[in-house]
RNA sequence: GUUCCCAUCGUCUAGCCGGCCUAGGACAACGGCCUUUCACGCCGUCGACGGGGGUUCAAAUCCCCCUGGGAACG
Numbered sequence: 001g002u003u004c005c006c007a008u009c010g011u012c013u014a015g016c017c018g019g020c021c022u023a024g025g026a027c028a029a030c031g032g033c034c035u036u037u038c039a040c041g042c043c044g045u046c047g048a049c050g051g052g053g054g055u056u057c058a059a060a061u062c063c064c065c066c067u068g069g070g071a072a073c074g
Stems, first nucleotide, its partner, number of pairs: 001073007010027004019057001029045005050066005
């Protein structure tokens, strides 16, 4: 330099050949219940589509560019 893959809550992830509901789940954190207390268990809360642009009635999803990470080739 060329080609390809990946990027979603604090972490791990589902969804990704467009369309319901508030983008779902687990763990963590926080609050409550339970308990003499802790733990366990139960209930609830919090929290995310890497950035920009385009296509479309509608984009996490499709297209382009950029950023970051990885792989192959030279």